[in-house]
Context: one part of a larger RNA
Parts: sequence; C1' cells; structure tokens
RNA sequence: GGAUGAACGCUAGCGGCAGGCCUAAUACAUGCAAGUCGAACGCUCAGUAGCAAUACUGGGAGUGGCGCACGGGUGCGUAACGCGUACACAAUCUACCUCUAAGCGGGGGACACCUCCUGGAAACGGGGAUUAAUACCGCAUAAUAUGCCGAAGUCGCAUGACUUUGGUAUUAAAGCAGCAAUGCACUUAGAGAUGAGUGUGCGUCCCAUUAGGUAGUUGGUGAGGUAACGGCUCACCAAGCCUAUGAUGGGUAGCCGGUCUGAGAGGAUGGUCGGCCACACGGGCACUGAGACACGGGCCCGACUCCUACGGGAGGCAGCAGUAAGGAAUAUUGGUCAAUGGUGGAAACACUGAACCAGCCAUGCCGCGUGGAGGAAUAAGGUCCUACGGAUUGUAAACUCCUUUUGACGAGGAAGAAAGUGUUAGAUUUAUCUAAUUUUGACGGUACUCGUAGAAUAAGCACCGGCUAACUCCGUGCCAGCAGCCGCGGUAAUACGGAGGGUGCAAGCGUUAUCC
Repeated sequence: GGAUGAACGCUAGCGGCAGGCCUAAUACAUGCAAGUCGAACGCUCAGUAGCAAUACUGGGAGUGGCGCACGGGUGCGUAACGCGUACACAAUCUACCUCUAAGCGGGGGACACCUCCUGGAAACGGGGAUUAAUACCGCAUAAUAUGCCGAAGUCGCAUGACUUUGGUAUUAAAGCAGCAAUGCACUUAGAGAUGAGUGUGCGUCCCAUUAGGUAGUUGGUGAGGUAACGGCUCACCAAGCCUAUGAUGGGUAGCCGGUCUGAGAGGAUGGUCGGCCACACGGGCACUGAGACACGGGCCCGACUCCUACGGGAGGCAGCAGUAAGGAAUAUUGGUCAAUGGUGGAAACACUGAACCAGCCAUGCCGCGUGGAGGAAUAAGGUCCUACGGAUUGUAAACUCCUUUUGACGAGGAAGAAAGUGUUAGAUUUAUCUAAUUUUGACGGUACUCGUAGAAUAAGCACCGGCUAACUCCGUGCCAGCAGCCGCGGUAAUACGGAGGGUGCAAGCGUUAUCC
C1' cells in the first nucleotide's frame, strides 16, 4: 500500500447493487416451513331443487396412490478414495420421463372408516358386528425375464463377454373418465436418458521431543450376505501385511471451483454464490421404499425440558422469523405465490418461510448532492506582528443575478404477463394445433415522467517534530500528558492541553484486529 462477513470512537443528506451469529453443533416459548389426488374406494355432514325417489354443489375423517431420500440449514466429525483430477465396472442398481414389443382373462377372502360393548386422568387402546377399491390372495395365459440341461459362432489382457439357437421348469396385470371416438392409468420384456453405488493412478496441513504398528490382522478354500466386487461376515488353512519414499500415534482441519495479495513464482484463505461430503439433542439400530439407515418417520439407551389422577405419557429450530445465554459483534415473530422452480392432480387448482419482494444496519462497493457566476470599504469580529500601522482568515461573507440535482407538494404512471383457463373462429391426422379475445402483479401508486415555490433540506473526521503533506500564539513546567519507530515535556515546547491558521481524506474519517 492492498484486503475484510469486521468491531470500537466521533460524525452522518440521498440512491443503486451486494452482504449481515466469525462466539455456545448452547437451550428453546409461539406461529408457520409437505402435502396432494373424489377422474382409485366405501362412508358421512351441510346446502340447493323436488311431495318423494333422486340430482347437483361444498366439506370431513378413513382405505388406497404418489410425494415426504427433493428443496432449506449447519460445518460437529472427518487427514479419508472424504475432496480434486483422470480412468475403470466383463462386479452394479435406477421410481417418475422417452422409444420399442407384447399383454390387461376369470375368481376369492379380508381390514379401516362408521356402529355397539369396554379399559385409561391422558397419550392411546381391547373386543364384537358390517363394507368398498387401482388395498390383499389364489387360478389361467406368457418370453427376448429367471433356474437347469445343451449346440454353433464372434470377440477380449484376463476372470470371461456377446450373438444365434434347442429342450424343460417358474413367474404378471387394475381400472377410471367420457355418449362415443379416445385419453390417462396397469403388467412383462428390451433400449435410452437421468440419478446413484463401487474400484484404481496421481495430488491433498503440522509434530520424529510420536519408531515400530497389526489377529479378521495379510492371503487362500468354501459358505453366507449385497443391486454389486470384496474379510463385508463366518468356518477351516497358511503366516503374512504396513513402515525413515515416515507406518503407528498425537495435534489441527470439511474439500474444491474460487477469493485476497503479489510483476510473477509464491503466500494466505475457503464467508456470500456453485459442486461434492458429513451431520440433524448425544449414541446405536433397523423398517418402509426405486432410492434413507431417513432434519420437521420409527424403535432402544442416555442427558435435559414439560404434563400427570403417580399407574404412565410428551418433546427435539444446525428450516423461516423470534427468545434467552455467550460475545467486541451480526437484522423482521413482515407480504405474496404475481414471476421462476418443486410436489400432487386429466385439469381447474391446492401446498410451497424454496423463491420473489418489502423492513432494519454507512457493513462494503459504486454514483449523486450539500449550490453556480459576479462581488473589495480587501467591512466587522477573531488571530498574529517590528503594533497611530500592517499581515491573515478572505471573494470568504454581506450584496446582485442565476440554477433546482436532491428534498417538499401536486399530477400522471410502468416493464416484469408468457403461459394456463373461459369464449369465438379456422385447420386437421378430430388427439390436437393456430388465430383473435377475456382474465391473472406481492413488490406498488413503487420505479420513472411532468409541473410548482424556494439556496432553500444536507460536513465531518484525522493530522500538522522527522519518517510524512501541513506553523504560530497562549497555558503547563520531567508535572499534566503524548507516542507506530526515533523520541517529546525539568520556564521562550512547531512533539503535552487550548486557540487561530494550515494539510489530507470526505458521508465518511480515524483506531484496533487479521492476511499478503
């Protein structure tokens, strides 16, 4: 000098863009943050029409499906194939989506909801009866799927892989909407896409005042297990394996794209944004599922908090706000789904603290303003001096003319909206497409534009001995004090304190901390 997620002191007019618990992965009151589908299913409530049967509309819990493994948070742990990079899987899986081929026949028995009885303070149950389905279970059919027994060929570094083909056995399904056409679902198989899993080469901090470490340890055979290879697990057998090219141990730390600095090499760093990983009160475990060993799911142990009729129960903000605590220090218990995206749905639509916005903070960067021109009795006042005078503040002020950014008031007023829905018309392969029109904005009466009056609403902070731009007077008298280094102060202090003047930066200026 540059930089910062900064803090502190003094000061403070506006706007745009960005950023905002670095500490206690401390504890959490309250609200919200994941639902949706009636075009899978039975039941039920209310309303409207009707004498009624019934029809329509809206709601409710339940069965069922999909989602809840995404999105959002944090950086505890981790020195590791965790991450980065480059390969490999002839050792693998992949819901929804796309393409291709084939299929969707015929039956059965239940369980919720509701109702009856009953236990409990509650949480939550127990028993009886009844019922539907795209819930559950047989039967049929079926191969390019799977198992077993074969045949031929091609290829690979290898374990082997692929193609064609014969026999035999096993294995599937669900309907709904619509007048219909048809659409959406469903089952099996193949391919793709996407996502994931696994292995390997190389790279990845400090300590040798850490030198030996290791028994599922290293390898083999067999078995189990997994989507899959593998001591992943187990039985048996062998005695190996790692290590001064630093094993083992200890300390510290999420990694990267990047960021800061530097001419570069390098050094430091990893907040915001993006990718990966890990975690969800501490620890362990599995279930469901295409996918979890699952932040707002489950079980167990533990600590803590709460309720209790003392028998027993409930909970998990490292989601968004917010509270307490800690701290030098870090914001609102805001608005909207209008846009973008996500989930469900045929759709309308619902949900969405993702997201988009608004609020607070000079925390940073950038921009603008606090007026411009003229104006000499060089006014008064202040300060200084060689003091009837002069110098300086200083064209500064007054005064004259002008302007109106900004602020105030008044008027107008967006883009962000494309889709989708409805209506009309046209085309056609009657699914759909095209055109016109209608409707949809949280931000927001915001941005922006125009007008009106009026210099009106707006300057501080640090420094002035040298380094280092900027000097005099007074006070003080090794005192009070200053100080980054050198050093100032003991009676003429440009170094302390005040004043006048000056210098630098400026809505900031200084100080402190840290990095280069």
Molecule: small-subunit ribosomal RNA, 5' domain
Organism: Sphingobacteriales bacterium